Notes:
Predicted 3D model of RNase P RNA and transfer RNA as a complex of 478 nucleotides.
RNA sequence: GCCGGCGGCCGGACGGUCGCUGCCCCGGUUCACCCCGCGGCAGAGGAAAGUCCGGACUCCAUCGGACAGGACGCUGGGUAACGCCCAGGCUCCGCGCUAGCGGAGACGGAAAGUGCCACAGAGAAGAGACCGCCUAAGCCCCGCCUCGGUGGGGACGGCAAGGGUGAAACGGUGGGGUAAGAGCCCACCGCGUUCCCGGCGACGGGAGCGGCACGGCAAACCCCGUCCGGAGCAAGGCCAUGUAGGUGCCAAACGCCGACCGGUCUGCCGGGAGGCGCGGGCGUGUCCCCGCCCGUCGAGGCACGGGUAGGCCGCUAGAGGCCGUGCGCAAGCCCGGUCCCAGAGUGAUGACCGUCACCCCGUUCGCGGGGGACAGAAUCCGGCUUACAGGCCGCCGGCACCG
RNA sequence: UCCCUGGUAGCUCAAUGGUAGAGCAACCGGCUGUUAACCGGUAGGUUGCAGGUUCGAGACCUGCCCAGGGAGCCA
Numbered sequence: 001g002c003c004g005g006c007g008g009c010c011g012g013a014c015g016g017u018c019g020c021u022g023c024c025c026c027g028g029u030u031c032a033c034c035c036c037g038c039g040g041c042a043g044a045g046g047a048a049a050g051u052c053c054g055g056a057c058u059c060c061a062u063c064g065g066a067c068a069g070g071a072c073g074c075u076g077g078g079u080a081a082c083g084c085c086c087a088g089g090c091u092c093c094g095c096g097c098u099a100g101c102g103g104a105g106a107c108g109g110a111a112a113g114u115g116c117c118a119c120a121g122a123g124a125a126g127a128g129a130c131c132g133c134c135u136a137a138g139c140c141c142c143g144c145c146u147c148g149g150u151g152g153g154g155a156c157g158g159c160a161a162g163g164g165u166g167a168a169a170c171g172g173u174g175g176g177g178u179a180a181g182a183g184c185c186c187a188c189c190g191c192g193u194u195c196c197c198g199g200c201g202a203c204g205g206g207a208g209c210g211g212c213a214c215g216g217c218a219a220a221c222c223c224c225g226u227c228c229g230g231a232g233c234a235a236g237g238c239c240a241u242g243u244a245g246g247u248g249c250c251a252a253a254c255g256c257c258g259a260c261c262g263g264u265c266u267g268c269c270g271g272g273a274g275g276c277g278c279g280g281g282c283g284u285g286u287c288c289c290c291g292c293c294c295g296u297c298g299a300g301g302c303a304c305g306g307g308u309a310g311g312c313c314g315c316u317a318g319a320g321g322c323c324g325u326g327c328g329c330a331a332g333c334c335c336g337g338u339c340c341c342a343g344a345g346u347g348a349u350g351a352c353c354g355u356c357a358c359c360c361c362g363u364u365c366g367c368g369g370g371g372g373a374c375a376g377a378a379u380c381c382g383g384c385u386u387a388c389a390g391g392c393c394g395c396c397g398g399c400a401c402c403g
Numbered sequence: 404u405c406c407c408u409g410g411u412a413g414c415u416c417a418a419u420g421g422u423a424g425a426g427c428a429a430c431c432g433g434c435u436g437u438u439a440a441c442c443g444g445u446a447g448g449u450u451g452c453a454g455g456u457u458c459g460a461g462a463c464c465u466g467c468c469c470a471g472g473g474a475g476c477c478a
Base pairs, nucleotide, nucleotide: 001399002398003397004396005395006394007393008392009391010390012356013355014354015353016352017351018350020043021042022041023040024039026037027036028035045374049385050384052383053382054381055380056379057232058231059230060229064288065287066286067285069228070227071226072225073224074088075087076086077085078084089107090105091104092103093102094101095100108223109222113221114220115217116216117215130163131162132159133158134157139154140153141152142151143150144149145148171189172188173187174186175185176184190212191210192209193208194207195206196205197204198203236313237312238311246304247303248302249301250300254277255276256275257274260271261270262269263268278295279294280293281292282291283290306477307476320339321338322337323336324335326333327332358371359370360369361368362367404474405473406472407471408470409469410468413427414426415425416424421458429445430444431443432442433441451467452466453465454464455463
């Protein structure tokens, strides 16, 4: 210098003119607003986006219990909270001088249970023998002979080393052993387990024991642990305006007590606030509890019809920005100082000019021409993800050249 | 703002995690004097895109893209 990977930062600057939105001062007008005029100040982003997570805030029962459901999942820390961030552990990958460096990881449980593992293959989960290896013991046949052995063949069998199938073959490598073999035995590795040491912990190191009992899949059901009440700024509140608090259908089950009132032939009859039980319904999954409403003058549900589709608050000062000190490896936190930084409602944030910077093209080296991505607030924050012209910085690796 | 459904051949749709198919359309051949119908055959797929889990993904998971649909005022 080039290439690749990872991470961080920036996302043109200054000035002028004319507009647009909001706020403020002054003046005009007015009882006061509204409105008009002059002036001042402020006016998109790193993602404002996707709406994928988490909170604040507001309402629903000062929100209670159980179930269902959902999300998350190594350890420790950060945080209002998180599925986010930081640090560490383990596993995997790349480089390497084998100390390390860089990168990635949805990373609880497969000895709780159920399920699946196509095709091929002998056998796919308490498995199995196609090719193969072996005839040691017992049985049968044949040959030889020193009559007890020996050689060959067979049946019944033994084995799982090697081949072969597969993504995966029921521990691996080496040695001993054996008829051939095999954790059958041994060493090392792996696995499990007990103890010791280090670490807050995940985990790491060491020693002993166990001869294998434990294949993979939980982004299959599931189990374990943690967390989650629901709805969302069209939340929610106030004012104004307007209409028919309208029509049809569906829809429950009532019973007892009863202060008191009226009547009366003093036997009773009628009405009845309210209470209890029962039934129906509402309270944004179900049930219970609780509260409320209704029980035929009908709660509630469905359909139709009608009305308004103004305005104000919520609304932008906040888990806020910047600077400094301190703590922490870091994420971040404490304290002090300082600053105020968009609030629209069909929805402002724009256009033009000049100077400079950046990139491209041309050049007579004076300059001339052209270009600037992704995108764009809408209750507000913390994250994640996705899009992005160009530029700057840091770390790691490779290659080339020079010393 | 809060949700729901879908994306497979030109069209309409299938497909327990195990070789992606059917009907219509297209093309070729036959039948017919000719066309249609009918008969026989053929081709056609980035399963919206990119990653991941798995031996194996159209399906399962995650993130994007596209299309369609629903709910919300007063009484």